About this RNA:
RNAcentral holds the sequence, with entries from MGnify. Glycine riboswitch aptamer from uncultured Phenylobacterium sp., 80 nucleotides, folded computationally. The coordinates come from a structure-prediction model, not an experiment, and the mean pLDDT is 78.
RNA sequence: UCGCGGGAGAGACCGGCCCUUCACGGGGUCGGCGCCGAAGGCGCAACCGCCCCGGAAACGCUCAGGCAAACGGACCGCGA
Numbered sequence: 001u002c003g004c005g006g007g008a009g010a011g012a013c014c015g016g017c018c019c020u021u022c023a024c025g026g027g028g029u030c031g032g033c034g035c036c037g038a039a040g041g042c043g044c045a046a047c048c049g050c051c052c053c054g055g056a057a058a059c060g061c062u063c064a065g066g067c068a069a070a071c072g073g074a075c076c077g078c079g080a
Base pairs, nucleotide, nucleotide: 001080002079003078004077005076006075011033013032014031015030016029017028018027019026020025034067035066036065040063041061042060043059047055048054
C1' cells in the first nucleotide's frame, strides 16, 4: 500500500425556494438554532533528544467534516 473482518459520538430539528406527486409523500438547494469528536487541519506538551533544530496523544479547538440507515470513519485484527 492492497484485500477481508471489526469500528464510537452527536437533531430522520426548523424555515424559504425549486423539482416531483391528484394528494399524502419524496428529492435538491440555501439559511437558522442546537449538538458531536475518530477523515483532514490547527494548538498545548508529558515524553524522545546534552543543547539548537526536530519529532510527538485517542488531550484541546471545531476551520473542514459529521449528527436514522447506507456511505464515510481514526484505530484494531488477519492475509498478501